This is a predicted structure of a 254-nucleotide part of an RNA (large-subunit ribosomal RNA, domain VI) from a marine metagenome.

Context: one part of a larger RNA
RNA sequence: CGUAGGAAAAUUGAGGGGUUCAAACUCUAGUACGAGAGGACCGAGUUUGACGAGCCUCUGGUGCUCCGGUUGUCGCGUCAGCGGCAUAGCCGGGUAGCUAAGCUCGGAACAGAUAAGCGCUGAAAGCAUCUAAGCGCCAAGCUAUUCCCAAGAUAAAUUUUCCCUGAAGGAUCGUGGAAGACUACCACGUUGAUAGGCUGCUUGUGUAAUGAUGGUUAACAUUUUUAGCUUAGCAGUACUAAUAAUCCGUCCGA
Numbered sequence: 001c002g003u004a005g006g007a008a009a010a011u012u013g014a015g016g017g018g019u020u021c022a023a024a025c026u027c028u029a030g031u032a033c034g035a036g037a038g039g040a041c042c043g044a045g046u047u048u049g050a051c052g053a054g055c056c057u058c059u060g061g062u063g064c065u066c067c068g069g070u071u072g073u074c075g076c077g078u079c080a081g082c083g084g085c086a087u088a089g090c091c092g093g094g095u096a097g098c099u100a101a102g103c104u105c106g107g108a109a110c111a112g113a114u115a116a117g118c119g120c121u122g123a124a125a126g127c128a129u130c131u132a133a134g135c136g137c138c139a140a141g142c143u144a145u146u147c148c149c150a151a152g153a154u155a156a157a158u159u160u161u162c163c164c165u166g167a168a169g170g171a172u173c174g175u176g177g178a179a180g181a182c183u184a185c186c187a188c189g190u191u192g193a194u195a196g197g198c199u200g201c202u203u204g205u206g207u208a209a210u211g212a213u214g215g216u217u218a219a220c221a222u223u224u225u226u227a228g229c230u231u232a233g234c235a236g237u238a239c240u241a242a243u244a245a246u247c248c249g250u251c252c253g254a
Base pairs, nucleotide, nucleotide: 001152005163006162007161008160009159010158011157015149016148017147018146021049022048023047024046025045026044027043033038051106052105053104054103055102059100060099061098062097066093067092068091069090070089071086072085073084074083075082076081111143112142117137118136119135120134164253169248170247171246172245173189174188175187176186177185194241195240196239197237198236199235200234201233204229205228211223212222213221214220
């Protein structure tokens, strides 16, 4: 821009794409077969591998500053307590998120038309012949089935609702997001829980500082104290910021 008024939602599916795997074991059955040795087809079931998709409850990884320990040095006048720098100084853990080695699921079943192939009936050609007329069986392949995209499918589809005026609706702008390079998408904008803050909880770390007691005026230990502090988590709460405003879009549809 189109889809002959403008919108908001919900659909159909022409067409396109993805998938299509393998093995072992058990039963059938030590059966059929075979002198024996050995040892099935068909059918039923159970596991596993690789591959693929999704997810983070569990097991872990990461988690650049959430907690703790600790070395050197500098600073806060000194002690104590803290802070800076040294790869995040080093070390031990770790929330959310992301993630695999973790978890869940998938390739199931059935049908149709066929290929090579195997047949029935059967003449031409008194026989024979799957073929000439006619009728069957048969593949991981084809078409359907299954999952995803999908009306620019210009043959531009369908259904419902709204609007007739600056209308319905949309956008700018702002607060943000399990959405994201930007854009887009999604939530919200005071008739408000969108983000921050605060409060509570969860989680992590592991028992803060101060005081007290013991101890050699010590290190340290015990106690106050399962404390203190807690990023991205969950909920509540308008305290802060989403203010105010502007623009597009018309008059019933060639």
The full RNA is in RNAcentral, with records from SILVA. Its mean pLDDT, the model's own confidence on a scale to 100, is 88.